[in-house]
Context: one part of a larger RNA
RNA sequence: CGUGGAUACUUGAGGGAAGUCGACCCUAGUACGAGAGGACCGGGUUGAACAAACCUCUGGUCUACCGGCUUUGCCACCAGGUGAAGCGCCGGGUAGCUAUGUUUGGACGGGAUAAGCGCUGAAAGCAUCUAAGCGCGAAGCCUCUCCCAAGAUUAGGUAUCAUGAGAUCCUGGAAGACUACCAGGUUGAUAGGCUCUAGGUGUAAGCGCGGCAACGCGUUUAGCCGAGGAGUACUAAUAAUCUCACUGCUAAU
Numbered sequence: 001c002g003u004g005g006a007u008a009c010u011u012g013a014g015g016g017a018a019g020u021c022g023a024c025c026c027u028a029g030u031a032c033g034a035g036a037g038g039a040c041c042g043g044g045u046u047g048a049a050c051a052a053a054c055c056u057c058u059g060g061u062c063u064a065c066c067g068g069c070u071u072u073g074c075c076a077c078c079a080g081g082u083g084a085a086g087c088g089c090c091g092g093g094u095a096g097c098u099a100u101g102u103u104u105g106g107a108c109g110g111g112a113u114a115a116g117c118g119c120u121g122a123a124a125g126c127a128u129c130u131a132a133g134c135g136c137g138a139a140g141c142c143u144c145u146c147c148c149a150a151g152a153u154u155a156g157g158u159a160u161c162a163u164g165a166g167a168u169c170c171u172g173g174a175a176g177a178c179u180a181c182c183a184g185g186u187u188g189a190u191a192g193g194c195u196c197u198a199g200g201u202g203u204a205a206g207c208g209c210g211g212c213a214a215c216g217c218g219u220u221u222a223g224c225c226g227a228g229g230a231g232u233a234c235u236a237a238u239a240a241u242c243u244c245a246c247u248g249c250u251a252a253u
Base pairs, nucleotide, nucleotide: 001151005161006160007159008158009157010156014148015147016146017145020048021047022046023045024044025043026042032037050105051104052103053102054101058099059098060097061096065092066091067090068089069088070085071084072083073082074081075080109143110142111141116136117135118134119133164244165243166242167241168240169185170184171183172182173181190236191235192234193232194231195230196229197228199225200224201223206219207218208217209216210215
């Protein structure tokens, strides 16, 4: 830009993905075979590698979470804090992101075939799967499964609307380089705050008691807390503008 416009839901021409391979058990120690050995067909179980999704579990990370420890500076000193030292070092760790973790997948079918196996059957009174005709037959081909998909310019279909639709702007996001997309914008739970809570750390400070002291005990399963969940308009989404389309009126051409 096109497909008259808008919103929503779709069809699927076409394209892509996938397609793998074992082991064990039953059938059955059966068929077969003198024995040794040992099946087809069919059924079941469990894996390897590969792929996708996810974070309940197992782990990893988690430099704005909690605790411990050291040197040094500062808050006059003690206590308590705080800066620097690779996050100073160490022990843990929510959300998120993750694999070595979890779940799922390759299926079952249908159609036409290859090699091959056949039926009927002449040329050629026989024979012959082939010449006419018909059938079976592969992990392969076309479908079936999943994904994209009407620029499929052959531009499809259905429903609703046609007076509104969209955007700028703002609050944000399991969305994201930007854009886009999505949730919201007071008729509001979109983010922050606050309250409660899950979860993390591991029992704060102060005070009291015991001890010469280091320290221990009690108050105290405390205190503190990033991203999780719920509630709550306290704060901020104010206000305003623009574009397209439609209708009507007026004036001019």
This is a predicted structure of a 253-nucleotide part of an RNA (large-subunit ribosomal RNA, domain VI) from Candidatus Jorgensenbacteria bacterium GW2011_GWA1_48_11. The source organism's lineage runs through Bacteria, Bacteria candidate phyla and Candidatus Joergenseniibacteriota. Rfam family: Bacterial large subunit ribosomal RNA. The coordinates come from a structure-prediction model, not an experiment, and the mean pLDDT is 85.